[in-house]
Predicted 3D model of a 350-nucleotide part of an RNA (small-subunit ribosomal RNA, central domain) from a metagenome. The RNAcentral record of the full RNA draws on SILVA. Its Rfam family is "Bacterial small subunit ribosomal RNA".
Context: one part of a larger RNA
RNA sequence: UUGGGCGUAAAGGGCAGGUAGGCGGCCUCGUAUGUCCUUUGUGAAAUCCCUCGGCUCAACCGAGGAAUUGCAGGGGAAACUGCGGGGCUUGAGUCCGGGAGAGGGGAGCGGAAUUCCCAGUGUAGCGGUGAAAUGCGUAGAUAUUGGGAGGAACACCAGUGGCGAAGGCGGCUCCCUGGACCGGUACUGACGCUCAGCUGCGAAAGCUAGGGGAGCGAACGGGAUUAGAUACCCCGGUAGUCCUAGCUGUAAACGAUGAGCACUUGGUGCGGCGGGUAUCGACCCCUGCCGUGCCGGCGCUAACGCAUUAAGUGCUCCGCCUGGGGAGUACGGUCGCAAGGCUGAAACUC
Numbered sequence: 001u002u003g004g005g006c007g008u009a010a011a012g013g014g015c016a017g018g019u020a021g022g023c024g025g026c027c028u029c030g031u032a033u034g035u036c037c038u039u040u041g042u043g044a045a046a047u048c049c050c051u052c053g054g055c056u057c058a059a060c061c062g063a064g065g066a067a068u069u070g071c072a073g074g075g076g077a078a079a080c081u082g083c084g085g086g087g088c089u090u091g092a093g094u095c096c097g098g099g100a101g102a103g104g105g106g107a108g109c110g111g112a113a114u115u116c117c118c119a120g121u122g123u124a125g126c127g128g129u130g131a132a133a134u135g136c137g138u139a140g141a142u143a144u145u146g147g148g149a150g151g152a153a154c155a156c157c158a159g160u161g162g163c164g165a166a167g168g169c170g171g172c173u174c175c176c177u178g179g180a181c182c183g184g185u186a187c188u189g190a191c192g193c194u195c196a197g198c199u200g201c202g203a204a205a206g207c208u209a210g211g212g213g214a215g216c217g218a219a220c221g222g223g224a225u226u227a228g229a230u231a232c233c234c235c236g237g238u239a240g241u242c243c244u245a246g247c248u249g250u251a252a253a254c255g256a257u258g259a260g261c262a263c264u265u266g267g268u269g270c271g272g273c274g275g276g277u278a279u280c281g282a283c284c285c286c287u288g289c290c291g292u293g294c295c296g297g298c299g300c301u302a303a304c305g306c307a308u309u310a311a312g313u314g315c316u317c318c319g320c321c322u323g324g325g326g327a328g329u330a331c332g333g334u335c336g337c338a339a340g341g342c343u344g345a346a347a348c349u350c
Base pairs, nucleotide, nucleotide: 003322004321005320006319007304008303012318014201015200016199017198021194022193023192025088026087027086028085029084030083031082034080035077036076037075038074039073040072041071042070049065050064051063052062053061054060091191092188093187094186095184096183097182098181103177104176105175106174107173108172109171110154115149116148117147118146119145120144121143125136126135162169163168206247207246208245209244210243211242215241216240220236221235222234223233258317259316260315261314262313263312266295267294268293269292270291271290272289273288274287275286276285299306300305323350324349325348332343333342334341335340
């Protein structure tokens, strides 16, 4: 509970596609659904309200009026809404020409480094720390040179940069493929916005099956530290981290800020595309659109701060909040192999 809100106090759904629904551009004709005017009927009486009257007053009672905010029928209006017809191009989309990008999927390739193996040189240490020890090493380690194997990640470029709806994406090449942007204004002619349910995507960890396993590394073992040390530090090390197929569906999934449209002083940087000026030409300078940062004005805000990428001013649609704990628990339902997810209370208590 027809209220006020959701950056940080409780509150924006992790993100997208989209059904029902809600909402919807300009001109014109018609209609009359909503809407408005008028009239008729009805809206029982009592009660409530107003006026007057009867009990000495009042309560109470009687009479008249009003009201009954509604419904139905008739007549009328046509601005707005709806519906039907016609038209338009600014919203939306298509087409053509461009350039940018770690956007996605697949295949192949490359170099540096770590580790391991083989061989050479070489000898007593190496490693590690605050200091040490465990550990490794005379069965020849560490170091160094040559060769080989394998897995994972891609230094510099790198940005305060780019791309993507979000999660996220970074060596190189090729193939397949999505989106955005700029310029042209040829085409369609409102085809739009949002979106309950639904569907898909969704980091890491985790799960199932099969592979793979260099480095790192939960668990675990050992060495230290310490009063203790189930830790921080050190030596090892299994799952895992990687690939394929499937599942899970969570997060400080954050800009802690839903999506769309419109409007509202500025300054400065970066990225993409265009126009003008200038020039032999590239720069420089002026300027348009899109994106991405910083700083600030009005306004807003409890303040912090936000400030044309709004948290300003408005409209449309969705999600969500309603004191703290109990509790994201219990129960039920549903999904999942499980872990658990989603939905989600109450008693009691302050």